[in-house]
This is a predicted structure of a 73-nucleotide RNA (transfer RNA) from a Candidatus Aquicultorales bacterium. RNAcentral holds the sequence, with entries from ENA. Its Rfam family is "tRNA". The family has 954 seed sequences and 5,335,975 matches in Rfam 15.1. Gene Ontology term of the family: triplet codon-amino acid adaptor activity. The family's RNA type in Rfam is transfer RNA. Its mean pLDDT, the model's own confidence on a scale to 100, is 84.

RNA sequence: GCCCCCAUAGCUCAGCCGGCAGAGCAGCGGUUUUGUAAACCGCAGGUCGUGGGUUCGAAUCCCUCUGGGGGCU
Numbered sequence: 001g002c003c004c005c006c007a008u009a010g011c012u013c014a015g016c017c018g019g020c021a022g023a024g025c026a027g028c029g030g031u032u033u034u035g036u037a038a039a040c041c042g043c044a045g046g047u048c049g050u051g052g053g054u055u056c057g058a059a060u061c062c063c064u065c066u067g068g069g070g071g072c073u
Stems, first nucleotide, its partner, number of pairs: 001072007010025004019056001027043005049065001051063003
C1' cells in the first nucleotide's frame, strides 16, 4: 500500500433480503427469609462508532472517516 471482517444497553451478543430496537448477565424496586444469598415478579437503561447520501421511512442500502481484528505484498 491492497483486500476481508467487526463497531447496537455497563458487559457478552441477537436483529443487518428497509417499517418508530431485543435477550442474557449486571443495576434498582418488590415478594419470600430472623437476616444475606438463591428463586420469582417488575422497573430503568441505547440520537445502533463519526459525517454525508438514497428513500415516505435507514441499525439495515451507498460513500467518507475513526477505532479494533485478520490476510497478502